[in-house]
Context: one part of a larger RNA
RNA sequence: UUGGGUUUAAAGGGUGCGUAGGCGGCCUUAUAAGUCAGUGGUGAAAUCCUUCGGCUCAACCGAAGAACUGCCAUUGAUACUGUAGGGCUUGAGUACAGACGAGGUAGGCGGAAUUUAUGGUGUAGCGGUGAAAUGCAUAGAUACCAUAAAGAACACCUAUUGCGAAGGCAGCUUACUAGACUGUAACUGACGCUGAGGCACGAAAGCGUGGGGAGCGAACAGGAUUAGAUACCCUGGUAGUCCACGCCGUAAACGAUGAUUACUCGAUGUGUGCGAUACACUGUACGCGUCCAAGCGAAAGCGUUAAGUAAUCCACCUGGGGAGUACGCUCGCAAGAGUGAAACUC
Numbered sequence: 001u002u003g004g005g006u007u008u009a010a011a012g013g014g015u016g017c018g019u020a021g022g023c024g025g026c027c028u029u030a031u032a033a034g035u036c037a038g039u040g041g042u043g044a045a046a047u048c049c050u051u052c053g054g055c056u057c058a059a060c061c062g063a064a065g066a067a068c069u070g071c072c073a074u075u076g077a078u079a080c081u082g083u084a085g086g087g088c089u090u091g092a093g094u095a096c097a098g099a100c101g102a103g104g105u106a107g108g109c110g111g112a113a114u115u116u117a118u119g120g121u122g123u124a125g126c127g128g129u130g131a132a133a134u135g136c137a138u139a140g141a142u143a144c145c146a147u148a149a150a151g152a153a154c155a156c157c158u159a160u161u162g163c164g165a166a167g168g169c170a171g172c173u174u175a176c177u178a179g180a181c182u183g184u185a186a187c188u189g190a191c192g193c194u195g196a197g198g199c200a201c202g203a204a205a206g207c208g209u210g211g212g213g214a215g216c217g218a219a220c221a222g223g224a225u226u227a228g229a230u231a232c233c234c235u236g237g238u239a240g241u242c243c244a245c246g247c248c249g250u251a252a253a254c255g256a257u258g259a260u261u262a263c264u265c266g267a268u269g270u271g272u273g274c275g276a277u278a279c280a281c282u283g284u285a286c287g288c289g290u291c292c293a294a295g296c297g298a299a300a301g302c303g304u305u306a307a308g309u310a311a312u313c314c315a316c317c318u319g320g321g322g323a324g325u326a327c328g329c330u331c332g333c334a335a336g337a338g339u340g341a342a343a344c345u346c
Stems, first nucleotide, its partner, number of pairs: 004317003007300002012314001014201004021194003025088007033081002035077008049065006091191001092188003095184004100179001103177007110154001114150008125136002162169002206247006215241002220236004258313006266291009295302002319346003328339004
């Protein structure tokens, strides 16, 4: 490289938008570039192959044929692909109507709890654990009541639920804003799919500047435990966690399952629409689940939300270790990230 693969064995990019490129619906006309056929030219000789022949055979040599799978020119064919023109509506989009949701951003408000402060009641313990101790407390703690302040998070509802491209999103409310879905079938008329580079978004931790700081809590200190205990348990506690702006760009970023399209038995629950409706039953579209047929799979299992049957495009894999390391380059304030070997060894 070919072939084969990527849920769990090596392997799906964290996610989207999109450039180039690749691929692309139905009917029709033209063209004849690709494609197919014929003819002509060329494709040196040697080599290779086949059949003969010459050295005693063979190697070797000679002759003939075939081949040289290619290129050029020309004449045709027109199914498919391309190109150009015309048309269509089912793919895609628009419009109108409806209804949905923790989708996003900004502001306002709320109650419970916690901690602290002040005041009051009140007296000797509180706290913590397997048991304790450190710690707090007669300078009046813990407990209870009242008042005030602060910050963070939103119990119940709450789920096999919903929304979002992913990360993720949950008190109530206002403003702005995005979206899929359903119905109508009015409009456009292939406008589509994928997407190397690129751009944007991207949990937590971390970084910069300025705020904030109740609770929790890396580091750190102390008390225990233990042979030891740089831990698990306890008492404290700084960064951080929160806000604004700017970086970082990684995760078991997981469904460990790329995107899109078509096809392939059913059963059952549920969310949101539509149709139908006295009720019951039931149809349909898009989601979210469970169980199974065929089929697939090494098995576990998957099974119309495929890991089945096919097609298009992208990404990735090729024994273990060395190693996601070294070097170089790019990015970053840094931490580091991205790209990414080899020697050697089994």
The part of an RNA shown here (small-subunit ribosomal RNA, central domain) has 346 nucleotides and comes from Fulvivirga sp. The full RNA is in RNAcentral, with records from ENA and SILVA. Its mean pLDDT, the model's own confidence on a scale to 100, is 85.